[in-house]
Context: one part of a larger RNA
RNA sequence: GCCUGGGAGUGUAAUUGAGUGGCAAGGGUAAAUUAUUAAUAAUGGACCCAUAGGGAAACCAAAUACUUGCAGUCUUUGACGAGAAGUAAAGUAUGAAAGUGCUUAUAGUCACUUGGUUACGACCCGAAUCUGGGCGAUCUAAGCCUGAGCAAGGUGAAGUAAACUUUAUUGUUUAUGGAGGCCUGAAGAGGUACUGUGUACAAGCGUUCUUCUGACUUGGGUUUAGGGGUGAAAUGCUAAUCGUGCCCAGUAAUAGCUGGUUCCUGUCGAAGUAGGCCGCAGUCUAGUGUCAACAGAGAUAGUUGCAGUGGUAUAGCUACGGAUUAAAAAUUAGGGGAAGAAAUUCCUCGAUUUUUUGUCCAACUCAGAAUGCUUCAACAUCGUAGAAGUUGGCAAACGGCUGUACCGGGGUAAACUUGUACAGCGAGAGGGGAACAACCCAAGCCUAUAGUUAAGGUCCUUAAAUACUAACUAAGUGUUAAAGGUUAAAAAGUGUGUAUACUCUAAGACAGCGGGAAGGUCGGCUUAGAAGCAGCCACCCUUUAAAGAAAGCGUAACAGCUCACCUGUCAAGAGUAUAUGCCUUGUAAAUGGACGGGGCUAAGUUAGUUACCGAUACUAUAGAUUACAUAUAUUAUGUAGAUAGUAGACAGGUGUAUUUAGAGGAUAGAAGUUUGUCUUAAAGGAUAAAUGGACCUCUAAAUAAUAAGAAUCCAGGC
Repeated sequence: GCCUGGGAGUGUAAUUGAGUGGCAAGGGUAAAUUAUUAAUAAUGGACCCAUAGGGAAACCAAAUACUUGCAGUCUUUGACGAGAAGUAAAGUAUGAAAGUGCUUAUAGUCACUUGGUUACGACCCGAAUCUGGGCGAUCUAAGCCUGAGCAAGGUGAAGUAAACUUUAUUGUUUAUGGAGGCCUGAAGAGGUACUGUGUACAAGCGUUCUUCUGACUUGGGUUUAGGGGUGAAAUGCUAAUCGUGCCCAGUAAUAGCUGGUUCCUGUCGAAGUAGGCCGCAGUCUAGUGUCAACAGAGAUAGUUGCAGUGGUAUAGCUACGGAUUAAAAAUUAGGGGAAGAAAUUCCUCGAUUUUUUGUCCAACUCAGAAUGCUUCAACAUCGUAGAAGUUGGCAAACGGCUGUACCGGGGUAAACUUGUACAGCGAGAGGGGAACAACCCAAGCCUAUAGUUAAGGUCCUUAAAUACUAACUAAGUGUUAAAGGUUAAAAAGUGUGUAUACUCUAAGACAGCGGGAAGGUCGGCUUAGAAGCAGCCACCCUUUAAAGAAAGCGUAACAGCUCACCUGUCAAGAGUAUAUGCCUUGUAAAUGGACGGGGCUAAGUUAGUUACCGAUACUAUAGAUUACAUAUAUUAUGUAGAUAGUAGACAGGUGUAUUUAGAGGAUAGAAGUUUGUCUUAAAGGAUAAAUGGACCUCUAAAUAAUAAGAAUCCAGGC
């Protein structure tokens, strides 16, 4: 891992609802006793609930009447009218009273079944804990008793001897000697590094390293025990267990936390909001779901109209409050500067006021929308096939998320955070978007068959146009926006299309080529020089077809070469500006790479036209189910704008085991097993053959240790 088997809402008591049944102003017995094979029956009236409430208590203690009116009934445009609603009235407590609270015009009680709640293990499994009583020092810590062990080598303390030395003490040298928590190092003991290798069911192995006569190592025996021991002290060790051992018990501890919780179908179908809580992983109340009952005529997310409400968007500011640009004038107890002996005067900055001018505001408003909200009316839709509303049982949920609008608030921004409204996902399938919870289509999905369309598409992948008309693009631009996608800015382009305006042009433009481009004059000044061309001033006149007191290059200064300007030649358009379409540059990221891919010059882009494809949408036909109506009522007919669904509520069924009653099957072959066939919406059911070799089933009930794929589930097998 697989297979087989096991494996989770149960029982008692109390309480509160619902269903069914008994009796009913009453209902029921409990323990116990007696009888009986048993089931059970009889006795048992203590006690419990109800029949009256109010009040803390003392204590006091409930005429019923009238009106409306649903269902219904009748002699039916009306009357009566159970239940129901309303008004009055009654009891009691309180109060001086007014008043206020509770109660009153009768329905209960017992049994069975079932939905909840509470107490217990309380659907099942799961802690780390806490407490008590015992068991442990064969591991290890320390102590005690009794034993054992430590190759070899080195070093060479004290002491001693001899010689020399000294008056003597002493000293020196050479021997001898063999000390030491001394040295090297084997056994022994340890465990530094390789962050080597290994990790086998749990600390090994290798190399390297420390120590090795000592606070050394070690055998055997013995002592100390759990809030205790022992500890050269690390909260270390105390039998692979230690910030308080292990075993058993309390114990099924508790867990607002995780996981699991076993057959089918039908009807409806949520919430992630508000408030409280040591509350934020939870829970309670309300809201939202469901089921049942009551009730009895109106209800409403729509549209239009009348009336009202309001202070947002916007706008405005000599309409207030506040902020604020520039200028002018007047005034000025302030700062700085100047003049003066001083008084004082002047300049400047600032302040205040007035005039003009330019702006701003969530906590400004003289103004002021749209949408919205409220009342009423009409229409529309829904409703006696029962709406709105009321009451009761049972929940789940109280982590939400996305898009759009407000270009809301915060933030540089975010698949960010926080709001309001609507829609969606959550709990919603289908088609499109390459793939994709919430983007587009889809007025949402019972089962089949056929057709028509939506979004989006029609070269191949891939169903459908290699369709048509007119343009643009040459960049593979593009083939991606209809949102979520990486998209692209400012700026630039003599790439190219379009439009508009103006200028020149057969009296010849623009471009090219040929020619001319002069004189006064080297203008005056300046300057070494200044001659069109360093600089300053002026910038006239003449001859001309035209030619600047010169737009550049150049010279030391001249010279020289061009230009403007004129002319010849040529021959038909040329130039400028603005706007705009496509394109290009701007344009940069890390493995090779994405129009979804192939590929495409349209199969790209713009404008238009017609076909076709394309969904669970729509239409048609047949059937199923549900709700409702009617009838001749287990059925039939009809109507429907009914049929998605997580949590959840409610309803109806299937299967297993045992028991009771009835009915049956089986050696002429039961159960089980294998393989087929038929059948139900499904759980399931029926049946045939083979195998098997002895029990099994149906109907109506009752009872339950009643349904398996999951729980790091348990046991076994492989």